Predicted 3D model of a 94-nucleotide RNA (Bacterial small signal recognition particle RNA) from Coriobacteriaceae bacterium CHKCI002. The RNAcentral record of the sequence draws on Rfam. Of the family's consensus pairs, 96% are formed in the model. It matches the Rfam family "Bacterial small signal recognition particle RNA". The family's RNA type in Rfam is non-coding RNA gene. Rfam links the family to the GO terms SRP-dependent cotranslational protein targeting to membrane, signal sequence recognition and signal recognition particle, plasma membrane targeting. The organism belongs to Coriobacteriaceae, within Bacteria.

């Protein structure tokens, strides 16, 4: 002092696993959201028009469920690299 293998602290990258929501998806407001308003109303002479229940549609708030997509977190399971330390053979010089 070099070469190749082997365990191990540390830390780095992927993948994977679990859990979660600010991911997804489904409910979801008598009036106190929003459109769209039947019927009735209420204004016109008339054409029409004007507020709007119910019903429908969408959504807040909250809520159920999931984990395939996004993020966050956790454990440190594969796989690779990096630093170090240990060891095992081999070579080579003193």
């Nucleotide at each position: 002092g070099g070469a190749u293998g082997g365990g191990c602290c540390g830390g780095g990258g992927c993948g994977g696993c679990a859990c979660c929501a600010u991911g997804u998806u489904c409910c979801g407001a008598a009036c106190c959201u929003g459109g769209u308003c039947a019927g009735g109303u209420c204004c016109g002479g008339g054409a029409g028009g004007a507020a709007g229940c119910a019903g429908c549609c969408a959504u807040a708030a909250g809520g159920g469920a999931c984990c395939g997509c996004u993020g966050g977190c956790g454990a440190g399971c594969g796989c690779c690299c990096c630093u170090g330390c240990c060891u095992a053979u081999c070579c080579g010089a003193g």